[in-house]
Molecule: transfer RNA
Organism: Actinomycetes bacterium
RNA sequence: GGGGGGAUACCCAAGUGGCCAACGGGGCCUGGCUGUAAACCAGGUGGCUCAGCCUUCGCAGGUUCAAAUCCUGCUCCCCCCA
Numbered sequence: 001g002g003g004g005g006g007a008u009a010c011c012c013a014a015g016u017g018g019c020c021a022a023c024g025g026g027g028c029c030u031g032g033c034u035g036u037a038a039a040c041c042a043g044g045u046g047g048c049u050c051a052g053c054c055u056u057c058g059c060a061g062g063u064u065c066a067a068a069u070c071c072u073g074c075u076c077c078c079c080c081c082a
Stems, first nucleotide, its partner, number of pairs: 001081007010026003018065001027045006046054003058074005
């Protein structure tokens, strides 16, 4: 330099253009159970003025009524070729 794959919440990770604030696991918080703790069980875990609204999926643009998902450029990581 060329080709391919990847980047999602604190960590791992799933994710057909609409049913996604985003499956699931871990961690953490609260509660239950327990003499205490662990284990186990339940709920919660972006923000707020919380029937709802706002912001978010590497960064910046674009397409669309609607984008984590499609397109373009860029950054970083992995693999292959040279």